[in-house]
Context: one part of a larger RNA
RNA sequence: UUGGGCGUAAAGGGUGCGUAGGCGGUAAUUUAAGUCUUAAUUUAAAGGCAGUGGCUCAACCAUUGUACGGUUAAGAUACUGGAUUACUUGAGUAGAUGAGAGGAAAGUGGAAUUCCAUGUGUAGCGGUGAAAUGCGUAGAUAUAUGGAGGAACACCAGUGGCGAAGGCGACUUUCUGGAAUCUAACUGACGCUGAGGCACGAAGGCGUGGGGAGCAAACAGGAUUAGAUACCCUGGUAGUCCACGCAGUAAACGAUGAGUGCUAGUUGUCGGGUCAACUCGGUGACGCAGCUAACGCAAUAAGCACUCCGCCUGGGGAGUACGUACGCAAGUAUGAAACUC
Numbered sequence: 001u002u003g004g005g006c007g008u009a010a011a012g013g014g015u016g017c018g019u020a021g022g023c024g025g026u027a028a029u030u031u032a033a034g035u036c037u038u039a040a041u042u043u044a045a046a047g048g049c050a051g052u053g054g055c056u057c058a059a060c061c062a063u064u065g066u067a068c069g070g071u072u073a074a075g076a077u078a079c080u081g082g083a084u085u086a087c088u089u090g091a092g093u094a095g096a097u098g099a100g101a102g103g104a105a106a107g108u109g110g111a112a113u114u115c116c117a118u119g120u121g122u123a124g125c126g127g128u129g130a131a132a133u134g135c136g137u138a139g140a141u142a143u144a145u146g147g148a149g150g151a152a153c154a155c156c157a158g159u160g161g162c163g164a165a166g167g168c169g170a171c172u173u174u175c176u177g178g179a180a181u182c183u184a185a186c187u188g189a190c191g192c193u194g195a196g197g198c199a200c201g202a203a204g205g206c207g208u209g210g211g212g213a214g215c216a217a218a219c220a221g222g223a224u225u226a227g228a229u230a231c232c233c234u235g236g237u238a239g240u241c242c243a244c245g246c247a248g249u250a251a252a253c254g255a256u257g258a259g260u261g262c263u264a265g266u267u268g269u270c271g272g273g274u275c276a277a278c279u280c281g282g283u284g285a286c287g288c289a290g291c292u293a294a295c296g297c298a299a300u301a302a303g304c305a306c307u308c309c310g311c312c313u314g315g316g317g318a319g320u321a322c323g324u325a326c327g328c329a330a331g332u333a334u335g336a337a338a339c340u341c
């Protein structure tokens, strides 16, 4: 609980698309539903409100008036709504231009690690704080040549770019989404938000089938230690990779929902424009007014306003129990109370 809030105190949904709903630009005409005025009527009494009076006051009581609400009629037309017409600034379309790790698929490349084969070569290598486990005379490590295979793409690289978010980084080709700038030709409010709904959604996890170089939960051994189910070392399986399906969560963070308008400046950077000033769109640093408990925010607002959605209401119990829905499972979503401080 008709209040006040949500960067850090409780609180912004992980993100988008979009249904219902809510809200909605400029001008004119019309209507009169909302709204306003007047009148009538009704609204039992009590109660409410106002005046007056009575108990010394008050509570209480009496009395007079009246409100609120309903109905009907007549009127008003600024605003909101309905209808009609028109407009171009919001929104979209068209044409032109440049930028980008935006997405999907196919192909290609070089460096490095590992493994295999062969040559050279000989006693160590490896590892650590120090060691040991481990590897090595059945020839290791090192070095050279050839080959296999998987994964990731050094430099460029930048508070650089792109994407709704998650996220995206070698090169080439094909397919494909979006944004920006300029022109102002076209449509003429076609818009904003968005309960449900649908789609996307890191890592890890699950299912089936592949793949497996390196790394590495689990596990084994060696150390350390009082112990050492760890930190360190030697190994090492799931997994990490691919295809298809499931899962649907994160400090999914800017811990800051989306949209629109308004409110000093300074300075860097990216993409455009007439390329001179300047200007449009992004992305940073500082800073005024203002805001803030402070920190800080400050045209990319946490300022000034409006619209719509989500959420919060002391700590623990608890994101638990129960129920329901979804899931192969793991679990996810929704989500209490007793009790206690």
Base pairs, nucleotide, nucleotide: 003313004312005311006310007295008294012309014200015199016198017197021193022192023191025087026086027085028084029083030082031081033080034079035076036075037074038073039072040071041070042069048066049065050064051063052062053061054060090190091187092186093185094183095182096181097180102176103175104174105173106172107171108170109153114148115147116146117145118144119143120142124135125134161168162167205246206245207244208243209242210241214240215239219235220234221233222232257308258307259306260305261304262303265286266285267284268283269282270281271280272279273278290297291296314341315340316339323334324333325332326331